[in-house]
RNA sequence: CACGGAUAAAGGCACCCCCGUCGAGAGGCGGGCUCGCAAAACCACGGAACCUCAGGCUCGCAGUUAGCAAAGGCGCUAGCUACGAGCACGGUUGGCCGGGUUGCCCGG
Repeated sequence: CACGGAUAAAGGCACCCCCGUCGAGAGGCGGGCUCGCAAAACCACGGAACCUCAGGCUCGCAGUUAGCAAAGGCGCUAGCUACGAGCACGGUUGGCCGGGUUGCCCGG
C1' cells in the first nucleotide's frame, strides 16, 4: 500500500418509538431509548423509493380578448385568467443500492 474481518482491545454510531422544534410535505435538528451497523463517518454523481407549498413544463376543461371563416351561427388559430391532472428540470432519503473520499484495530 492493497486485500480480508475469525478472535480480540479501545471505542463509535443510534432503527423503531416518545418529547420538543423547523418544514406545505417527504423529512431535518435536539434530548431520551437502543433494533442493529466493520465504515450505520462524509458526499445527491448514477439508479431506486418517497413528497407536492410556490414557481417551471405538458395536457384537459371553462370563461374571455383579437383575427379569420360563416350569414341562422356556436367553428378554426393565437394569447390571457381560473380550475383539474400528470411530469421533474423542483425537493427528500447516505440505516435503499451502486459509486467517490476519509478513518481505528487486527490478520495472512